Predicted 3D model of a 91-nucleotide RNA (c-di-GMP-I riboswitch aptamer) from a Fidelibacterota bacterium. NCBI's taxonomy places the organism under Bacteria, Pseudomonadati, Fidelibacterota. The coordinates come from a structure-prediction model, not an experiment, and the mean pLDDT is 85. It matches the Rfam family "c-di-GMP-I riboswitch aptamer". Rfam links the family to the GO term cyclic-di-GMP binding. From the family's description: GEMM was predicted in a large-scale screen for bacterial structured RNA regulatory elements. It was read from a public genome assembly, where an Rfam model found it.
RNA sequence: UCCCGAUAAAGGCAAACCCGGGGAAACCCGGGGGCGCAAAGCCGACGGACCCUCCCGACCGCGAUGGUCGAAGGGUGGCCGGGCUGCCGAA
Numbered sequence: 001u002c003c004c005g006a007u008a009a010a011g012g013c014a015a016a017c018c019c020g021g022g023g024a025a026a027c028c029c030g031g032g033g034g035c036g037c038a039a040a041g042c043c044g045a046c047g048g049a050c051c052c053u054c055c056c057g058a059c060c061g062c063g064a065u066g067g068u069c070g071a072a073g074g075g076u077g078g079c080c081g082g083g084c085u086g087c088c089g090a091a
Base pairs, nucleotide, nucleotide: 004089005088012037013036017032018031019030020029021028022027035078041084042083043082046081047080048079049076050075051074052073053072056070057069058068059067060066
């Protein structure tokens, strides 16, 4: 230095749920909370996966604030791979 990772030390983050706010939604932000996490730090303009559908188009439907498909856009880095960065040091 790299791999690796402990009932170590010092710190860190924060799932569900609740409250407030934003959004059409997925979901996001703040506070409480604490399931978990050694990258649960960052990148969604690296690839895949999953989720959503305001507007637009086509079709179905008597019709709807309905349904299906498409286009376009959005969301999740706590789904996986990848990239960048980083604390500690027992075996």